[in-house]
RNA sequence: UUGGGCACUCUGGAAAGCUGGCGGAUUCUCCCGCCGCACCGACGGAGUAAGGGCUUUGGCCCGAAUCUCUCAGGUCACAAGACAGAGGGGGGUCA
Numbered sequence: 001u002u003g004g005g006c007a008c009u010c011u012g013g014a015a016a017g018c019u020g021g022c023g024g025a026u027u028c029u030c031c032c033g034c035c036g037c038a039c040c041g042a043c044g045g046a047g048u049a050a051g052g053g054c055u056u057u058g059g060c061c062c063g064a065a066u067c068u069c070u071c072a073g074g075u076c077a078c079a080a081g082a083c084a085g086a087g088g089g090g091g092g093u094c095a
Stems, first nucleotide, its partner, number of pairs: 006089001008087005017037001019036006038075003044071001045069003051062004
């Protein structure tokens, strides 16, 4: 000095209930809690192929996701948000 990666900051960022009942608060309510039914997948979590390893040849283990499942979470808005763009920064290596 350059590139990749990491974290941080900023920006963009989807989906699905304005649901029923009860209670509370508020007093335009789309608010809060509990119990139901119905849904969503792009934090997290779980499962899985090809393939690989071990093996007493029965099996066992590793193995990706934007796929699948929805445990948790979420279903006006807020918040969160995979992923993407940008920014500066710290450390390390090489020359």